[in-house]
Context: one part of a larger RNA
Molecule: large-subunit ribosomal RNA, domain VI
Organism: Nakamurella multipartita
RNA sequence: CGUAGGAGUCUUGCGGAAGGCUGUCCCUAGUACGAGAGGACCGGGACGGACGAACCUCUGGUGUGCCAGUUGUUCCGCCAGGAGCAUGGCUGGUUGGCUACGUUCGGAAGGGAUAACCGCUGAAAGCAUCUAAGCGGGAAGCCUGUUCCUAGAUGAGGGCUCCCACCCCUAGUGGGUUAAGGCCCCCGGUUAGACCACCGGGUUGAUAGGCCGGAAGUGGAAGCAUCGUAAGGUGUGGAGCUGACCGGUACUAAUAGGCCGAGG
Numbered sequence: 001c002g003u004a005g006g007a008g009u010c011u012u013g014c015g016g017a018a019g020g021c022u023g024u025c026c027c028u029a030g031u032a033c034g035a036g037a038g039g040a041c042c043g044g045g046a047c048g049g050a051c052g053a054a055c056c057u058c059u060g061g062u063g064u065g066c067c068a069g070u071u072g073u074u075c076c077g078c079c080a081g082g083a084g085c086a087u088g089g090c091u092g093g094u095u096g097g098c099u100a101c102g103u104u105c106g107g108a109a110g111g112g113a114u115a116a117c118c119g120c121u122g123a124a125a126g127c128a129u130c131u132a133a134g135c136g137g138g139a140a141g142c143c144u145g146u147u148c149c150u151a152g153a154u155g156a157g158g159g160c161u162c163c164c165a166c167c168c169c170u171a172g173u174g175g176g177u178u179a180a181g182g183c184c185c186c187c188g189g190u191u192a193g194a195c196c197a198c199c200g201g202g203u204u205g206a207u208a209g210g211c212c213g214g215a216a217g218u219g220g221a222a223g224c225a226u227c228g229u230a231a232g233g234u235g236u237g238g239a240g241c242u243g244a245c246c247g248g249u250a251c252u253a254a255u256a257g258g259c260c261g262a263g264g
Stems, first nucleotide, its partner, number of pairs: 001152001005163007015149004021049007033038001051106005059100004066093005071086006110144003117137004164264001166176003169172001181260004185202005207253003210249005216242003223236005
């Protein structure tokens, strides 16, 4: 820009893409078959490999403003307690998130038309013949069936709902102001993301931060008391501290506002 008014929302699917792998074992059955050795079709079941998708309950990894321990050194006047630097100094753990080494699931079944091939009926050609007329069976392949995208599918589809029929002129494919609605702007996103887009929220508000409570992590804070000559132990006290998680709470910030947009 188009989809012959302007919007919001839900859809159909022409068409396209993805997927389609395979092994071992058990039962049927030591049956059919076979002198024996050996050893099935058909049908049913179990467990895998590789590949793929989703997810984070479990297990593991990661963890650079979470917790603790600890070495050297500098500083906070000293003690105590801390801070900086040394690969996050090193070490032991670790919430959320992200992940695989973790978990769950998938390949199908079914239907249709067929290939090679196997047939029925059957003449030309009194026989024979699956073929000439006609009718069946038959593949991991083809069309479906499963998942995803898709109405610029210009063949531009469909349903529901909302907005109206305004004003001006030089009367046009004009100008203006609005409606429904949309955008800008702002607060955010662990349903999204390079930007944009998308999603949530904007005081008629729990969107983010803060605060409160909880979960979870660390693992017993500082101070004081007490025991010990001391290193240190114990009590107060599952203490203190705590990033992302859950719930609550308008304290802070989303204020105020601007623009576009039919009149067919």